The part of an RNA shown here (small-subunit ribosomal RNA, 3' major domain) has 476 nucleotides and comes from a metagenome.
Context: one part of a larger RNA
RNA sequence: UGACGGGGACCCGCACAAGCGGUGGAGCAUGUGGUUCAAUUCGAUGCAACGCGAAGAACCUUACCGGGGUUUGACAUGCAUUCGACCGGCAUGGAAACAUGCCUUCCCUUCGGGGCGGAUGCACAGGUGCUGCAUGGCUGUCGUCAGCUCGUGUCGUGAGAUGUUGGGUUAAGUCCCGCAACGAGCGCAACCCUCGCCCUUUGUUGCCAGCAAGUAAAGUUGGGCACUCGAAGGGGACUGCCGGUGACAAGCCGGAGGAAGGUGGGGAUGACGUCAAGUCCUCAUGGCCCUUAUAUCCCGGGCUACACACGUGCUACAAUGGUCGGUACAGAGGGUCGCAAUACCGCGAGGUGGAGCCAAUCCCACAAAACCGGCCUCAGUUCGGAUUGGAGUCUGCAACUCGACUCCAUGAAGUUGGAAUCGCUAGUAAUCGCGGAUCAGCAGGCCGCGGUGAAUACGUUCCCGGGUCUUGUACA
Repeated sequence: UGACGGGGACCCGCACAAGCGGUGGAGCAUGUGGUUCAAUUCGAUGCAACGCGAAGAACCUUACCGGGGUUUGACAUGCAUUCGACCGGCAUGGAAACAUGCCUUCCCUUCGGGGCGGAUGCACAGGUGCUGCAUGGCUGUCGUCAGCUCGUGUCGUGAGAUGUUGGGUUAAGUCCCGCAACGAGCGCAACCCUCGCCCUUUGUUGCCAGCAAGUAAAGUUGGGCACUCGAAGGGGACUGCCGGUGACAAGCCGGAGGAAGGUGGGGAUGACGUCAAGUCCUCAUGGCCCUUAUAUCCCGGGCUACACACGUGCUACAAUGGUCGGUACAGAGGGUCGCAAUACCGCGAGGUGGAGCCAAUCCCACAAAACCGGCCUCAGUUCGGAUUGGAGUCUGCAACUCGACUCCAUGAAGUUGGAAUCGCUAGUAAUCGCGGAUCAGCAGGCCGCGGUGAAUACGUUCCCGGGUCUUGUACA
C1' cells in the first nucleotide's frame, strides 16, 4: 500500500421488510447430469453452465457411428509432359457416390504458341485434429457500481503519502465550503435515439369538418387539407419564478404556472482493472500432430436412447370459472422463389381458383381477454387435458426410426404443492392476445408489439451484494 475480520461509523441496491404473482408437488415441452449405445459429435459447469453456442438435427445441416468409394484430392496457385475439349445424352453394374462403355463436341494465332478443359508427375492443398495455460479479436462478470489515475509542487531515508481526506450535499469524485496543494485525464452528467405537449411546412396511398352526388351500407365519388396521421424542421423544463430552510453556499422542502418538475419515462452508451473467466467449433493465428488419412465423396444410422436426478418453461387443478350464441376496440411488423381477397368444395386441417399488391393503396388479418344473453352448480365434474386407437391434411425426393396440424373416439395424473427458493416499486407486476427472425415444413423457446391493469414500501435491526472513512492483523 492492499486484502481480510462472526471490528467500528456513514451510505446505497426489489438486499431485507411491506405486498402481488410464481417455482419446489402433477402431466407435458426443453436443456443438463447420469446411464446406455456401433455412435448417442463438440463446447458451456457457483453467482456469471443447464429453452446456453443452436434465429429452427427427417436427408442436408453434421463435426459422431457403420458400410461402400477417392488419393494433387470437394477447394487455391504454380511448373513440366501429354491429350482435345468442357457441358450434355444414352447403356450396364450399384443403395448412392462412383466405375466402365458409346454418341456428340473447342476458340484465337504472326503457325513459335496462347486461352480453356482433361490426364500424369511435382510443389502443395486439406484437417470442426490438440493446446483459450502460447495468442489476436469478440464476449460474460463485478457494475451504469462511482470510482481509477497523471503532471508539477510539498512531506517521508524509503515503500509511499498528499491531491482523492474533512464539513455539508447529490443518482454520481454531483456540486459548495475548507484545506500544501494547484491543475489535468479516463469515468459521472450532457451532447445521440425514442415516447409524452405545442407550432410551422407538406397533403398521397393517409384524413373527412363544411358543400354536393351516391349507396342496403361504406371517404364510395366530386371536392377539401381544417382535424387525425405520416415525416422534416423548430419551440418547450432551466430549480427559471414564489415562500420556507440552509453557512450569505451547494442544495433540500412546499407552492404557482405547465402536456411534462427537479435525471420527465425508456434506450444506446460499460472507466482503471478482476476472474491464467469463456471461445483455437464464427473468424484470424504461433507451436505440435495427421498426409492412400485425423483429408474427402456417398448411403444408412445417430445427435430424438431412458431405471433415474436437477434447471428453465407450458398447461392445469376450476365458478373472478368452463361452454354456447351475439356484439366491440389495437399496436408493431412481414410479403414477388412472396402475401393472397371475393367465390366454390370440405365438420375441420385444408383444397380449387386466382382479383389485387414490389404495398400509408392490396394481402397476411376474425385480435384475445372485455361486454350482453343462455346452460353448467362444486363433482375428479360440461374442470383438466396427458396417453392411446382409428381416419385424414400439408410441406418435402422422402415424415419407419424422427415433422406439424385436423376430425372421431379414449379420457391419465392433478383438488393449490415439504424443506427451501425466484421475479416485480407503475402503465410496473399480474393477465390477454398479435407479429417477426430462423425457416420447404416444424416455436410451449427467443426478440418485439399493443389491450386490461393492481397491491405495498413503517423502516434499515437483521440476510446478501456494493461504496467511503477508520481500526486490528503472525496474510500478500
The RNAcentral record of the full RNA draws on SILVA.
The coordinates come from a structure-prediction model, not an experiment, and the mean pLDDT is 85.
Rfam family: Bacterial small subunit ribosomal RNA.